[in-house]
């Protein structure tokens, strides 16, 4: 130096063109003598950047930057 593939919540991951969701994990209330569980409600995301196509981008396309693999 070439190539894949990837980057979405505090963590592990969905989603796929129409103003983003689960588990976990935080917060509060039931609940119990009291913890844990366990039931209900809630917070938290400029979807890495920057541009381009488009009525509309997380999503398609072009660079960049950062992981991971791979070939020289």
């Nucleotide at each position: 130096g070439c190539c894949u593939u990837u980057g979405u919540a505090g963590c592990u991951c969905a989603g796929u063109g129409g103003u983003a969701g689960a588990g976990c994990a935080c917060c509060a209330u039931c609940u119990u003598g009291g913890u844990a569980a366990g039931a209900u409600g809630g917070g938290g995301g400029u979807c890495c950047c920057g541009a381009g196509u488009u009525c509309a981008a997380u999503c398609c396309u072009c660079g960049g930057c950062g992981a991971a693999g791979g070939c020289u």
The RNA shown here (transfer RNA) has 72 nucleotides and comes from a Patescibacteria group bacterium. It matches the Rfam family "tRNA". Model confidence (mean pLDDT): 81 of 100. NCBI's taxonomy places the organism under Bacteria, Bacteria candidate phyla.